[in-house]
RNA sequence: AGUCCUGUAGCUCAACGGUAGCAGCAUUUGCCUUACAAGCAAGAGGUUACAGGUUCAAAUCCUGUCAGGACUACCA
Numbered sequence: 001a002g003u004c005c006u007g008u009a010g011c012u013c014a015a016c017g018g019u020a021g022c023a024g025c026a027u028u029u030g031c032c033u034u035a036c037a038a039g040c041a042a043g044a045g046g047u048u049a050c051a052g053g054u055u056c057a058a059a060u061c062c063u064g065u066c067a068g069g070a071c072u073a074c075c076a
Stems, first nucleotide, its partner, number of pairs: 001072007010025003018056001027043005049065005
């Protein structure tokens, strides 16, 4: 330098272009307990890396940028 893959909640991840972005762990509150843990119930937490484009409609398709990874090439 080139090709390819990945980027979604604090972490791990799901979601055919179409209702209001799913779940687990963690966290918060309540119940339970003398108390803690475990268990049960409820809640909060998301500009889907960033910027554009296509579309009636984009996490999803296209382009560019950024970050991480794999491979190839080059160099001394």
Description
RNAcentral holds the sequence, with entries from ENA. A computed fold for a 76-nucleotide RNA from Cyanobacteria bacterium UBA9273, annotated as transfer RNA. The same sequence occurs in records of 2 taxa. The organism belongs to Cyanobacteriota, within Bacteria.